[in-house]
RNA sequence: AUGCAGGAUAACUAGGGUUCCGCCCAAAGACUGGGGUCAGGUCCAAGAGUUAUCGCCGUCUACCCACAGGUGGAUCGGUACACGGCGGGGCAAAAUCCCGGGAGGC
Numbered sequence: 001a002u003g004c005a006g007g008a009u010a011a012c013u014a015g016g017g018u019u020c021c022g023c024c025c026a027a028a029g030a031c032u033g034g035g036g037u038c039a040g041g042u043c044c045a046a047g048a049g050u051u052a053u054c055g056c057c058g059u060c061u062a063c064c065c066a067c068a069g070g071u072g073g074a075u076c077g078g079u080a081c082a083c084g085g086c087g088g089g090g091c092a093a094a095a096u097c098c099c100g101g102g103a104g105g106c
Stems, first nucleotide, its partner, number of pairs: 007054006015044002020041002022038001023035004055079004059074006081101001083104001087099003
C1' cells in the first nucleotide's frame, strides 16, 4: 500500500419518554381538567449491550466437471475490532432510536 466472512431478522435489556391504562391532585363517586419533578403496565429502544435463528467464511465429505470451477450434505470450527459530536429527523413524546461504524478524532 492492497485485500478480507464480519450481514439479516426476531425476542429482550440498559436506557427513553407520556398517546392509552394505571397512579396523584382539583370537594373527586362519574364526567372533566391538571401532573412524567409518578417507582409502574402498554409503547420506543442500542453498530460500538444480551440471546436465538438464518446467512456467510473455513474444514471435512459426496457428486458434476470444459480442471477454472459448480452443486449438495455434516451432531465440526469461526463470524473479529469498535473513540465520537453539534445539528436535523422521528409515532404522543423522548432516547445510547434514525441520519450514523456519517462529520471529526486516534
Guanidine-I riboswitch aptamer from an uncultured Rhodobacteraceae bacterium, 106 nucleotides, folded computationally. The model forms 96% of the base pairs in the Rfam consensus.